[in-house]
Context: one part of a larger RNA
RNA sequence: GAUUAACGCUAGCGGUAUGCCUAAUACAUGCAAGUCGAGCGGGUGUAGCAAUACAUCAGCGGCAAACGGGUGAGUAAUACGUAUCUAACCUACCUUUUAGAGGAGAAUAACUGGUCGAAAGACUAGCUAAUACUCCAUAGGAAAUUAUUUCGCAUGAAGUAAUUUUUAAAGUUCCUUUUGGAACACUUUAAGAUGGGGGUGCGGCUUAUCAGAUAGUUGGUGAGGUAACGGCCCACCAAGUCAAUGACGAGUAGCUAUGCUGAGAGGUAGAAUAGCCACAAUGGGACUGAGACACGGCCCAUACUCCUACGGGAGGCAGCAGUAGGGAAUUUUUCACAAUGGGCGAAAGCCUGAUGGAGCAAUACCGCGUGGAUGAUGAAGGUCUUCGGAUCGUAAAAUCCUUUUAUGGGGGACGAAUCACAACAGUAGGAAAUGACUGUUGUUUGACUGUACCCCUUGAAUAAGUAACGGCAAACUAUGUGCCAGCAGCCGCGGUAAUACAUAGGUUACAAGCGUUAUCC
Numbered sequence: 001g002a003u004u005a006a007c008g009c010u011a012g013c014g015g016u017a018u019g020c021c022u023a024a025u026a027c028a029u030g031c032a033a034g035u036c037g038a039g040c041g042g043g044u045g046u047a048g049c050a051a052u053a054c055a056u057c058a059g060c061g062g063c064a065a066a067c068g069g070g071u072g073a074g075u076a077a078u079a080c081g082u083a084u085c086u087a088a089c090c091u092a093c094c095u096u097u098u099a100g101a102g103g104a105g106a107a108u109a110a111c112u113g114g115u116c117g118a119a120a121g122a123c124u125a126g127c128u129a130a131u132a133c134u135c136c137a138u139a140g141g142a143a144a145u146u147a148u149u150u151c152g153c154a155u156g157a158a159g160u161a162a163u164u165u166u167u168a169a170a171g172u173u174c175c176u177u178u179u180g181g182a183a184c185a186c187u188u189u190a191a192g193a194u195g196g197g198g199g200u201g202c203g204g205c206u207u208a209u210c211a212g213a214u215a216g217u218u219g220g221u222g223a224g225g226u227a228a229c230g231g232c233c234c235a236c237c238a239a240g241u242c243a244a245u246g247a248c249g250a251g252u253a254g255c256u257a258u259g260c261u262g263a264g265a266g267g268u269a270g271a272a273u274a275g276c277c278a279c280a281a282u283g284g285g286a287c288u289g290a291g292a293c294a295c296g297g298c299c300c301a302u303a304c305u306c307c308u309a310c311g312g313g314a315g316g317c318a319g320c321a322g323u324a325g326g327g328a329a330u331u332u333u334u335c336a337c338a339a340u341g342g343g344c345g346a347a348a349g350c351c352u353g354a355u356g357g358a359g360c361a362a363u364a365c366c367g368c369g370u371g372g373a374u375g376a377u378g379a380a381g382g383u384c385u386u387c388g389g390a391u392c393g394u395a396a397a398a399u400c401c402u403u404u405u406a407u408g409g410g411g412g413a414c415g416a417a418u419c420a421c422a423a424c425a426g427u428a429g430g431a432a433a434u435g436a437c438u439g440u441u442g443u444u445u446g447a448c449u450g451u452a453c454c455c456c457u458u459g460a461a462u463a464a465g466u467a468a469c470g471g472c473a474a475a476c477u478a479u480g481u482g483c484c485a486g487c488a489g490c491c492g493c494g495g496u497a498a499u500a501c502a503u504a505g506g507u508u509a510c511a512a513g514c515g516u517u518a519u520c521c
Base pairs, nucleotide, nucleotide: 001520002519003518005517006516007515008514009513012368013367014366015365016364017363018361019360020326025324026323027322029321030320031319034063035062036061039060040059042057043056044055045054046053047052070279071278072277080203081202082201083200084199085198086197089196090195094192095191096190099187100186102136103135104134105133111126112125113124114123115122116121140167141166142165143164144163145162146161147160148159149158150157151156171184172183173182174181175180205251206250207249212242213241214240217239218238219237220236221235222234224232254276255275256274257273258269259268260267261266281302282301283300284299285298304315305314306313307312332358334357335356336355340354341352342351343350344349371401372400373399374398381392382391383390384389406458408456409455410454411453415448420443421442422441423440424439425438426437427436465510466509467508468507469506470491471490472489476505477504478503479502480501486493487492
């Protein structure tokens, strides 16, 4: 000098940050991922004579739930950082682009009836729909073989032609009643963008009181598997491979940008923020999907907790709050989706403990204040005294001012841009109407918040401590104590005149803080 600090004494305000470093211990309760009726058929309710319309509910279906949020246990290299390669690869949604969307069919949930069960739930017989599912057609694509052209980086890559094989689709809403058009969806082709998978070089801990390690081990051939290369897996064959430039083992540890310190070299740390990785009670596994081997999905095993009619079931805060425990130690079971962003939706909108805010804490940094000027009889009082005086000290009082802050009253934002709706105008296209795009005007949206800020009122009014004073090291006297009580970072003080203990006065330093302890330089 620094800190995610703690402890002691003290404490006026504001802004901005930060806030379980220990038990990756166990968790009561609430919330943290839904959305779409413009994909589908039903149930219920309201209105209606009805057709139907609106609202709502579970179900089928689509998309999302792999993001966002948390933690650092494991991991010394399957990680990270940096550079590079992928002619060995994938990529939902998005952008541009090519061509399309023809025909047919069988089911099933919901629902109704029945059965079992304490429950969780399960079984069974019927009915029904779709942008759910299946089949056929056509297209391009893909794969294999043959011929051939160009190029490269070894395996090869790209293209052309022929043959064979294989493989698509779905509607809904709006406008017009026509030949239909538009929007959003659907299928296919080619490219892009974005995000990932994989390979290689180099770099960053300790230990030799760890010296040999290794049998899928090292390589080959073949087959399998994968989006893809590969002992990734398997069969066979060979006997290799790594190592004092430290293999193998043990210990410790998430890595980085970056922070702290230092003149630098270096040392040290990895809080917050950002990138990457790993994990989700412990261990294992796959399913779905463009993407997971998936924190708030599934299955199995284990430990623990809860319910039970003892037959059987339910659960996972290292999400946000919060509780217990551990600890020197770390906050509210708060408000809002107004902004930014995300998911779904044509949109309105819905969801969002992400996020934006508020609350608590001097935990840190920064800023402001606790008044200013004049004022000597150097008042009173305290302390010291050589009893003359000295000092606290212009300090106080007193006089004249100011009002940051505070008190009371009044006014009062920025953050809001939109989206949407309404009206008007324009551009391209079209037979027209919708629709697309652009612009103008109007309406509308604030959790924080009656907050920030501004004005007025009252009146110096509401606001100073902590540590030290032997030397290092700025700052000294008196009294008490008497190797006692005590102090102490080191040297050392204290045994009757202690500037070193305790108290008082004075002084020094910093100041809403000041000291102590811990850790790093």

A computed fold for a 521-nucleotide part of an RNA from an uncultured bacterium, annotated as small-subunit ribosomal RNA, 5' domain. Model confidence (mean pLDDT): 84 of 100. RNAcentral holds the full RNA, with entries from ENA.